RNA sequence: GUCCUGUUAGUGUAGUGGCCUAACACGUUUGGUUUUCAUCCAAAAGAUCAUGGGUUCAAAUCCCAUACAGGAUA
Numbered sequence: 001g002u003c004c005u006g007u008u009a010g011u012g013u014a015g016u017g018g019c020c021u022a023a024c025a026c027g028u029u030u031g032g033u034u035u036u037c038a039u040c041c042a043a044a045a046g047a048u049c050a051u052g053g054g055u056u057c058a059a060a061u062c063c064c065a066u067a068c069a070g071g072a073u074a
Stems, first nucleotide, its partner, number of pairs: 001073007010026004018057001028044005050066005
């Protein structure tokens, strides 16, 4: 240089065009339980889905470019 894959809460993942006002686990915070801590129970906060365009009535999802990460190749 070329090609391929990926980027979604603090972390790890799900979500294959409309039930998404984006779900789950861990973590965080608050409350309950306990003599206290841990465990357990309940609730809450937290992601405008890497950035910018395009397609579409409608995009986290399809297409393009860019950025970053990983891999293959000479």
Notes: Transfer RNA from a Flavobacteriales bacterium, 74 nucleotides, folded computationally. Its Rfam family is "tRNA". The family's RNA type in Rfam is transfer RNA. The RNAcentral record of the sequence draws on ENA and MGnify. NCBI's taxonomy places the organism under Bacteria, Pseudomonadati, Bacteroidota, Flavobacteriia, Flavobacteriales. Its mean pLDDT, the model's own confidence on a scale to 100, is 81. RNAcentral records the identical sequence in 2 taxa.